Overview: This is a predicted structure of a 373-nucleotide RNA (Bacterial RNase P class A) from Paracoccus aminophilus JCM 7686. The RNAcentral record of the sequence draws on Rfam. The source organism's lineage runs through Bacteria, Pseudomonadota, Rhodobacterales, Paracoccus and Paracoccus aminophilus. Its Rfam family is "Bacterial RNase P class A". The family's RNA type in Rfam is ribozyme. About the family: Ribonuclease P (RNase P) is a ubiquitous endoribonuclease, found in archaea, bacteria and eukarya as well as chloroplasts and mitochondria.
RNA sequence: GCGGAUGGCUGGAUGACCGCGGGGGUUUCGGCCCGCGAGGAAAGUCCGGACUCCAUGAAGGCACGGUGCCGGGUAACGCCCGGCGGGGGUAACCCUAGGGAAAGCGCCACAGAGAACAGACCGCCCAUCUUGAUGGGUAAGGGUGAAACGGUGGGGUAAGAGCCCACCGCGGGACGGGUAACCGGACCGGCAAGGCAAGCCCCACCGGGAGCAAUGCCGAAUAGGGAUCUUGCGCAGGGCAACCUGCAGGGCGGCCUUCGCCUGAAAGAUCCGGGUUGGCAGCUCGAGCCCGUCAGCAAUGGCGGGCCUAGAUGAAUGGUCAUCCAGAGGGGCAACCCUUGGACAAAAUCCGGCUUACAGGCCAUCCGCGCAA
Numbered sequence: 001g002c003g004g005a006u007g008g009c010u011g012g013a014u015g016a017c018c019g020c021g022g023g024g025g026u027u028u029c030g031g032c033c034c035g036c037g038a039g040g041a042a043a044g045u046c047c048g049g050a051c052u053c054c055a056u057g058a059a060g061g062c063a064c065g066g067u068g069c070c071g072g073g074u075a076a077c078g079c080c081c082g083g084c085g086g087g088g089g090u091a092a093c094c095c096u097a098g099g100g101a102a103a104g105c106g107c108c109a110c111a112g113a114g115a116a117c118a119g120a121c122c123g124c125c126c127a128u129c130u131u132g133a134u135g136g137g138u139a140a141g142g143g144u145g146a147a148a149c150g151g152u153g154g155g156g157u158a159a160g161a162g163c164c165c166a167c168c169g170c171g172g173g174a175c176g177g178g179u180a181a182c183c184g185g186a187c188c189g190g191c192a193a194g195g196c197a198a199g200c201c202c203c204a205c206c207g208g209g210a211g212c213a214a215u216g217c218c219g220a221a222u223a224g225g226g227a228u229c230u231u232g233c234g235c236a237g238g239g240c241a242a243c244c245u246g247c248a249g250g251g252c253g254g255c256c257u258u259c260g261c262c263u264g265a266a267a268g269a270u271c272c273g274g275g276u277u278g279g280c281a282g283c284u285c286g287a288g289c290c291c292g293u294c295a296g297c298a299a300u301g302g303c304g305g306g307c308c309u310a311g312a313u314g315a316a317u318g319g320u321c322a323u324c325c326a327g328a329g330g331g332g333c334a335a336c337c338c339u340u341g342g343a344c345a346a347a348a349u350c351c352g353g354c355u356u357a358c359a360g361g362c363c364a365u366c367c368g369c370g371c372a373a
Base pairs, nucleotide, nucleotide: 001369002368003367004366005365006364007363008362009361010360012324013323014322015321016320017319018318020037021036023034024033025032026031039344043355044354046353047352048351049350050349051211052210053209054208057259058258059257060256061255062254064207065206066205067204068203069083070082071081072080073079084098085096086095087094088093099202100201104200105199106196107195108194121142122141123138124137125136126135127134128133129132150168151167152166153165154164155163169191170189171188172187175184176183177182215281216280217279218278225272226271227270228269229268230267231266234247235246236245237244238243249263250262251261252260288307289306290305291304292303293302294301295300325342327340328339329338330337331336
């Protein structure tokens, strides 16, 4: 210098004037003054929570949904960090739903003779005869396929074959290392357990529902709701009666079983109460932000100090001008001049993540090649 990898930052600046939404102060109630006011994704609403209400009797079982190498972090996670295995790249580095296929079922298109404890289409070998057929042997060679039941070489054989041997691969594996995933591996075994679990399934772990239009308070009526009283009330037993006991029936988790609990006809009256997009609360001080330091490879955590930084609801956060800064186009030898011009998008209870969108600019570290010393 060229090409590349990773991590991070930024997302026009300053000033004046006019507006808008909250807050504070002051007031002669007309105003005046001070201070604050979008994002890294506020987005998609895909995960995990906080918070609120509803539901929930116990035990066992079944079903449904989710997660899936190991260790750590965290309030929690399907997130993050550090590792391991596999794949890609010369490398920096990147990708990876990555438990179980010797529990069972299912599937393996097309092609091919044959697709799972297999298979003779061509070929090779043997026998027979009518010399190109029939019968048998053979998985070494050819062909098909994503995949054909280990590979190479030698021995062996009628031809062949882990049939036998050497090496490679594969399976098991004493032992060693590591918290673990996993790595190495003496030795043993002629070779079995083809692939798919993002088909069912098995194993381990986790899992109530709805959401701030939640929810609470204030606030017309009606309907619905609750309490009390009266009339009345299935079967059996007891009691003069009120009533008591037991049972049938009904109800209580998504479903089932056992136990348990509640109720055990219905109608009428009275009282309580009932809340319509109105108002207030919830609402923004919080797993908060910044700086320093310590522990840790890191994610992250501890400690100390400082800070308060939108809270609207038919929903503010905007506009104009001036001077600059990137960028683009044109002119000029040059200094410079003219024109143009600013990505994606925008709070709505609040956090932690993920994913997606994003013009341009900046910083740091690392890798490869070339050149120079």